[in-house]
RNA sequence: GGCAGGGUAGUUCAGCUGGCUAGAACGCAGCACUCAUAACGCUGAGGUCGCGAGUUCGAGUCUCGCCCCUGCUA
Numbered sequence: 001g002g003c004a005g006g007g008u009a010g011u012u013c014a015g016c017u018g019g020c021u022a023g024a025a026c027g028c029a030g031c032a033c034u035c036a037u038a039a040c041g042c043u044g045a046g047g048u049c050g051c052g053a054g055u056u057c058g059a060g061u062c063u064c065g066c067c068c069c070u071g072c073u074a
Base pairs, nucleotide, nucleotide: 001073002072003071004070005069006068007067010026011025012024013023019057028044029043030042031041050066051065052064053063054062
């Protein structure tokens, strides 16, 4: 350089054929429980969906450019 896959919460990831409000687990905070801690239970906070543009009534999802990560190949 070429090809393929990926970038979504603090972390690991899901998100199907574009549709109303973006989710799970773990972690974090609070409450409850306990003599106390842990575990279990309840509640909550936390997101410019890598950046920019385009298409569309509507984009995490489609198109284009750029950046970054992983693998393969030369």
The prediction has a mean pLDDT of 81. Predicted 3D model of a 74-nucleotide RNA (transfer RNA) from a Candidatus Moraniibacteriota bacterium. The source organism's lineage runs through Bacteria, Bacteria candidate phyla and Candidatus Moraniibacteriota. Its Rfam family is "tRNA". The RNAcentral record of the sequence draws on ENA.